Overview: The prediction has a mean pLDDT of 75. Two RNAs folded together computationally: RNase P RNA and transfer RNA, 491 nucleotides in total. Rfam match: Bacterial RNase P class A. Rfam's curators write: Ribonuclease P (RNase P) is a ubiquitous endoribonuclease, found in archaea, bacteria and eukarya as well as chloroplasts and mitochondria. The family's RNA type in Rfam is ribozyme.
RNA sequence: UCAGAUGGCCGGAUGACCGCCCGCCUCCGCUUCGCUAUGGCGUGGCAAGCUCUUAUGGGCGAAGCCACGCCGUAGCGGAGCGAAGGCGGGAGGAAAGUCCGGGCUCCACGGAGACACGGUGCCGGAUAACGACCGGCGGGGGCGACCCCAGGGACAGCGCCACAGAAAUGACACCGCUAACCCGCGCGAGCGGAAGCAAGGUUGAAAUGGUGCGGUAAGAGCGCACCGCGUUCCUGGCAACAGGAGCGGCAAGGCAAGCCCCACCGGGAGCAAGACCAAAUAGGGACGGCACGUAAUCCGUUUCCGGAUAGCCGUCCGGGUAGGUCGCGAGAGGUGCGUGGCGACACGCAUCCCAGAGGAAUGGUCAUCCCUUCCGCAAGGAAGGACAGAACCCGGCUUACAGGCCAUCUGACGUU
RNA sequence: GCUCCCAUCGUCUAGCGGUCAGGACGCGGCCCUCUCAAGGCUGAAACACGAGUUCGAUUCUCGUUGGGAGCGCCA
Numbered sequence: 001u002c003a004g005a006u007g008g009c010c011g012g013a014u015g016a017c018c019g020c021c022c023g024c025c026u027c028c029g030c031u032u033c034g035c036u037a038u039g040g041c042g043u044g045g046c047a048a049g050c051u052c053u054u055a056u057g058g059g060c061g062a063a064g065c066c067a068c069g070c071c072g073u074a075g076c077g078g079a080g081c082g083a084a085g086g087c088g089g090g091a092g093g094a095a096a097g098u099c100c101g102g103g104c105u106c107c108a109c110g111g112a113g114a115c116a117c118g119g120u121g122c123c124g125g126a127u128a129a130c131g132a133c134c135g136g137c138g139g140g141g142g143c144g145a146c147c148c149c150a151g152g153g154a155c156a157g158c159g160c161c162a163c164a165g166a167a168a169u170g171a172c173a174c175c176g177c178u179a180a181c182c183c184g185c186g187c188g189a190g191c192g193g194a195a196g197c198a199a200g201g202u203u204g205a206a207a208u209g210g211u212g213c214g215g216u217a218a219g220a221g222c223g224c225a226c227c228g229c230g231u232u233c234c235u236g237g238c239a240a241c242a243g244g245a246g247c248g249g250c251a252a253g254g255c256a257a258g259c260c261c262c263a264c265c266g267g268g269a270g271c272a273a274g275a276c277c278a279a280a281u282a283g284g285g286a287c288g289g290c291a292c293g294u295a296a297u298c299c300g301u302u303u304c305c306g307g308a309u310a311g312c313c314g315u316c317c318g319g320g321u322a323g324g325u326c327g328c329g330a331g332a333g334g335u336g337c338g339u340g341g342c343g344a345c346a347c348g349c350a351u352c353c354c355a356g357a358g359g360a361a362u363g364g365u366c367a368u369c370c371c372u373u374c375c376g377c378a379a380g381g382a383a384g385g386a387c388a389g390a391a392c393c394c395g396g397c398u399u400a401c402a403g404g405c406c407a408u409c410u411g412a413c414g415u416u
Numbered sequence: 417g418c419u420c421c422c423a424u425c426g427u428c429u430a431g432c433g434g435u436c437a438g439g440a441c442g443c444g445g446c447c448c449u450c451u452c453a454a455g456g457c458u459g460a461a462a463c464a465c466g467a468g469u470u471c472g473a474u475u476c477u478c479g480u481u482g483g484g485a486g487c488g489c490c491a
């Protein structure tokens, strides 16, 4: 210098003007409620008195007082709404997909277990929890830094392995091989049969250990050496596992993201969860009144008789819809520093408060700068700024993403 | 916002580890007819996309993309 690998960060910047949402403060206006003071009117009671009556008793009743109701006025206080002004705050690394896990809320449930269903699956750790995070092991890929892996069990059982091929799992015998042994023929070399074999060929994704030597009629773990596999022991490691020694002559194909077995985990629903306040209409209940029954309608064919059905008004109560309020953001919170740990992470100290709604605010213009593309010899000019947008919250994962920055590491080439 | 479901010719669908991906309607060609319809013969036409498991995937698993359905209270 070029080509890469891993981890982390940013996601246009600054200023001016105009707007949007939320919270707080100040001032003003409107509505409503409470208290105090006060005015008017109405009703009732008391009441000087007037009057009727033989009397008991009755009626009327000015000023004033009391009680209740209605309509106002003023002051103070509370609540709500609206307008203006000021101050503060206002999307993300993925807010997305809703794929896992948890908080929170309601429902169910005496405890424990079993069955069913779903999920997970090497070992250890971390965590509120998780499969997804961290570290290691094993396998695979890459020259390497490094990357990828749903990675238990196929002697518990069932099932499947198309086509091709002789044979696809109780493995098998098509082409082949065979001077031994047995039978027949031939004087004989030999030929045919029977028998043996699994080395070679062929097919396939896969053919029942591989290579070599010996051995044999030909062969064959038939014997031996090495490798592979299984198993026992020893050593190291918490463990997965690794290394070594011995034994076994090979018996053990693949698929469990087919059923299944084993171990572990899981009660169900989700903020449209749920809680509170609470119209109109309909419906429910209680009480009272009216209608009241020997009535009316329907059925049993009809009479008798039997059965069934049922109204209107008022007051009150409870459930509850629309609507409103809460849930709703001080949290497994952010930032910085320190300590422990390889790390995920944990602990301690300091500091900060940082969107919260309603079918939904977080924007626009201009100027300067940054970046990309195009035009131009140049000065300069034009166009454009990735993916995307909170809605109860949090930890992960996955997916989308223009451009840029930082750190560590690898390979190749060159120079010193 | 939350909870679920689905994707196969142009349309409606079958298939569910090994297929020639089957059928119906529709479409094209030929025959029949004076012509059309009907009928007969024949043909074209599809597994949404990307990975993984497997010898092999439309089917099994995961992830994207697109489409669709439902939701509270009383009765």
Stems, first nucleotide, its partner, number of pairs: 001412010012369007020090007028082019049060004092387001096398002099396005104270004117266005122136004137151001138149004152261002157259002159255003174201002176197003182193004209227006228250001229248008274326004284317007296309005333352008370385006417487007426441004434471001443459005464480005